[in-house]
Molecule: transfer RNA
Organism: Candidatus Pacearchaeota archaeon
RNA sequence: GCGAGGAUAGUUUAGAGGCAGAAUACGACGUUGCCAACGUUGUGACCCGGGUUCAAUUCCCGGUCCUCGCA
Numbered sequence: 001g002c003g004a005g006g007a008u009a010g011u012u013u014a015g016a017g018g019c020a021g022a023a024u025a026c027g028a029c030g031u032u033g034c035c036a037a038c039g040u041u042g043u044g045a046c047c048c049g050g051g052u053u054c055a056a057u058u059c060c061c062g063g064u065c066c067u068c069g070c071a
Base pairs, nucleotide, nucleotide: 001070002069003068004067005066006065007064010024011023012022013021018054025043026042027041028040029039030038047063048062049061050060051059
């Protein structure tokens, strides 16, 4: 330099047009003599810029970064 894949809560990830779900972490409450575990509940996210669309996390183009392959 060329090609392919990826980027979503603090972390690991699901979702692929109709305003995002889980696990874990963290906060509160319950249970326990205390802790742990368990239960209930709450907080928290779509890498950036354009385009298409009534509507974009999702489709298209470009950028940045990461991984893999080729040279």